[in-house]
RNA sequence: UGUCCCUGUAGCUCAGUAGGAUAGAGCAACUGCCUCCUAAGCAGUAGGUCGGAGGUUCGAAUCCUCUCAGGGACGU
Numbered sequence: 001u002g003u004c005c006c007u008g009u010a011g012c013u014c015a016g017u018a019g020g021a022u023a024g025a026g027c028a029a030c031u032g033c034c035u036c037c038u039a040a041g042c043a044g045u046a047g048g049u050c051g052g053a054g055g056u057u058c059g060a061a062u063c064c065u066c067u068c069a070g071g072g073a074c075g076u
Stems, first nucleotide, its partner, number of pairs: 002074007011027004020058001029045005051067005
């Protein structure tokens, strides 16, 4: 320096990839209940336009192109 492969979704760990219409789970956070208090338990709330930009489509986390970050294989 080149080619190829994998990963990137909520604060953290991840699910969802033969497109289908409100983007989810667990943990964490916050509020309430319970308790003398705390923890545990129970109920609820908030939080992400799915790394970024374009394209295809009636419709994209999902398909195509480019690009960024991390990891890996091979080659010079």